This is a predicted structure of a 525-nucleotide part of an RNA (large-subunit ribosomal RNA, domain I) from uncultured Balneola sp. It was read from a public genome assembly. The organism belongs to Balneola, within Bacteria. It matches the Rfam family "Bacterial large subunit ribosomal RNA". Gene Ontology terms of the family: ribosome and structural constituent of ribosome. Its mean pLDDT, the model's own confidence on a scale to 100, is 84.
[in-house]
Context: one part of a larger RNA
RNA sequence: GGCACACGGUGGAUGCCUUGGCAUGCAGAGGCGAUGAAGGACGUGUAAAGCUGCGAAAAGCCACGGGGAGCUGCACAAAAGUGUUGAUCCGUGGGUAUCCGAAUGGGGCAACCCAUCCCUUAGGGGAUAUCCUUUCGAGGAGGCAUACGCUCUGAACUGAAACAUCUAAGUAGGAGCAGGAAGAGAAAACAAUAGUGAUUCCCUGAGUAGUGGCGAGCGAAAGGGGAGUAGCCCAAACCGGACCCCACGGGGUUCGGGGUUGUAGGACCUGCAAAAGUUAUGUUAUUGAAAGUCGAAUGGGUCUGGAAAGCCCAACCACAGACGGUGAUAGUCCGGUAGGCGUAACGAUGACAUAAUGGCGGGUAUCCUGAGUAGCGCGAGGCCGGUGAAACCUUGCGUGAAUUAGCCGGCACCAUCCGGUAAGGCUAAAUACAUCUGCAUGACCGAUAGUGAACCAGUACCGUGAGGGAAAGGUGAAAAGAACGCCGAGACGGCGAGUGAAAUAGUACCUGAAACCGUGUGCUU
Repeated sequence: GGCACACGGUGGAUGCCUUGGCAUGCAGAGGCGAUGAAGGACGUGUAAAGCUGCGAAAAGCCACGGGGAGCUGCACAAAAGUGUUGAUCCGUGGGUAUCCGAAUGGGGCAACCCAUCCCUUAGGGGAUAUCCUUUCGAGGAGGCAUACGCUCUGAACUGAAACAUCUAAGUAGGAGCAGGAAGAGAAAACAAUAGUGAUUCCCUGAGUAGUGGCGAGCGAAAGGGGAGUAGCCCAAACCGGACCCCACGGGGUUCGGGGUUGUAGGACCUGCAAAAGUUAUGUUAUUGAAAGUCGAAUGGGUCUGGAAAGCCCAACCACAGACGGUGAUAGUCCGGUAGGCGUAACGAUGACAUAAUGGCGGGUAUCCUGAGUAGCGCGAGGCCGGUGAAACCUUGCGUGAAUUAGCCGGCACCAUCCGGUAAGGCUAAAUACAUCUGCAUGACCGAUAGUGAACCAGUACCGUGAGGGAAAGGUGAAAAGAACGCCGAGACGGCGAGUGAAAUAGUACCUGAAACCGUGUGCUU
């Protein structure tokens, strides 16, 4: 030095565990903000560095409700207190709420600096930004927030096996704005000789009809089946009031009535009814609803063990044998579970009251029924449709009607026929999302996994900055966390003693693999 065996050190794999994640479903809420938000800075404790809570009234103040013996957060010690005259704790409402931040008196390198005016009990309190609206009294906006939504704007890589039309894609990105949903929406719609009857979403129709350097690709609709259903209001004609103008014929503005459609309707003339229904507010009843509350049933054992929930023997409950905990595996020990009970704010439903709104015919001479609109030309865009035979929808420029005997559409265009009534507006539900709250579930993970983050993590650390971004869980049932002694320089470390079931469970703590490093013995060179 090698090999073998034994015993160790180191190291932290593996096993077991879970406080944390991930995903899905359902329900709720769907916003917060000048009454100062989101997010922070600085303070605040007996002592107090951090986290949490709170705000100079500062781990808290007040009221009401719940609850019932301890309590003074994480945080296990000391000190000092507090509580059946009901604390701590839980719920609801209120008070306080420094400074920065939209930040708003002015300024500023955020958490700082500097003002003016008014009131004042001399402690202090209040007002003073900008924009919009205004009846001039005042009112509103601003900023933040996950996705979903609408409008405006809008790529390229890529694919076409190159590339230009095309595609990717109206995607990503940018801007604005809103709601709990948004948008759409009550036919100038579809259809086809039969009919349907606003919109939205799903299945189908269908990868069909189409479109397409007819390449790559793109790609409907009607109809059918479902979900969900809801319809309304103006403008005008006409009538009236007020004000203004007037050439006295009338005209204009505004307010009120009237009226709202295709079998055309309305004004106007005329006849009949004054109701059902709907919405809002209030009262009342029921119900949901905060913190909560009641909630069945087991004993024994000279068994094993540190410990019984295990084993043995004998019982019981069950609308409860979900789950978690308790010194191993508990229906009957604890918390709970099934099932009941309870209630403020607030919500839902019904009834009643009040207010608002809210009809049915006949006639037809005249009047009304949305104009720089429809249409057309040029240029674009949207549709399944890339200019095509190209309708339809939108419109930048130009042009420019008709008026119910009207007008539009039915995929060039014309006729017949059929459907509808544009150029004003509103509209719940079915649909989308998941920041937040609650509940439930998992052939999801189990600490190199699962969130980046189970642990004081968007931390430490890196970067001028935008930004990037870790590692790190486990004693034990209980600290019983090792009194005391010895070695020692010892507040290191160890050896005894003691605790414990176990200390090779000693806080560098469950298990403790391998690499790697030793000690001893044997064999061998």